[in-house]
RNA sequence: CACAGAGUAGAUCUGCGAGCGUUAAGUGCCGAGCGGACGGGGAGUUGCCGGUCGGACGAAAAGAAGUAUCUUGCGGUUCGCAGAUCGCAUCCCGCUGUU
Numbered sequence: 001c002a003c004a005g006a007g008u009a010g011a012u013c014u015g016c017g018a019g020c021g022u023u024a025a026g027u028g029c030c031g032a033g034c035g036g037a038c039g040g041g042g043a044g045u046u047g048c049c050g051g052u053c054g055g056a057c058g059a060a061a062a063g064a065a066g067u068a069u070c071u072u073g074c075g076g077u078u079c080g081c082a083g084a085u086c087g088c089a090u091c092c093c094g095c096u097g098u099u
Stems, first nucleotide, its partner, number of pairs: 002098004010086010020075003029055004034050003040093004061072004
């Protein structure tokens, strides 16, 4: 110098547990604006994530109890743990192996 490779945050799904809602919040969709994160180092998007504001759409309850709730369901519901799969947008350097 060349070729090959490893590693993160995180994302998705499944299982378990604990919640929330079922008097409809949440999830999902659109717009505005703000912020954050993105392999060991540096840079970093039109990609990713979060809060705020505005808009549109919109649901599965039943039983017991007897006024306090409980149980079984339901919700593209929230969080935690475990497992599986994927995984630096990209650029430069570094690391490992071979020549």